[in-house]
This record gives sequence, structure tokens and C1' cells, in this order.
RNA sequence: CUUGUAAAAGCCAAACCCUUUGGAAAAAGGGGACGGAAAGCAUCGGGUCCAUUUAAAUCAGGACAGCCGGGCUGCCAAGA
Repeated sequence: CUUGUAAAAGCCAAACCCUUUGGAAAAAGGGGACGGAAAGCAUCGGGUCCAUUUAAAUCAGGACAGCCGGGCUGCCAAGA
């Protein structure tokens, strides 16, 4: 530097259940493993969802990085 077939130290943890927070999407903690080679970090572009109020979701706002692309950083192994 390239790759992630195989193996593997170690890592993360979907659905679901409990508690808490929030108007909601959702988040945090505990249990639990469907999976993951960036399922580490950050909303830059797209996408999805929420959006208290009459309704709506164009704009402003919010959530999702485990939807995709790109950015930054990094473990192990193999090869050069």
C1' cells in the first nucleotide's frame, strides 16, 4: 500500500422485554443476539421518519452513521 476468502485476540449489538427521558421520531441504562471488517467518529450530499398547534409537511427545526455515497480515524489477518 492492497484485500477481507479463511481464521482470529479483542470489539459492537438488530428484533424483542424492563426502567428512565422526550410532544414525537427516537435516545440512555439493563437483559438479549439478527447481524457487522469500520455496526468507530462527524449530518457534507441524497434518503427515511418525527414535526406539539385546525390541517398539512414546502421552508425553518429534530431523529436515524445498523439506508446509500463521500470525509476523518482505527483493530486483526493475508498478500505485496
The RNA shown here (c-di-GMP-I-GGC riboswitch aptamer) has 80 nucleotides and comes from a Nitrospirota bacterium. The prediction has a mean pLDDT of 79. Lineage of the source: Bacteria > Pseudomonadati > Nitrospirota.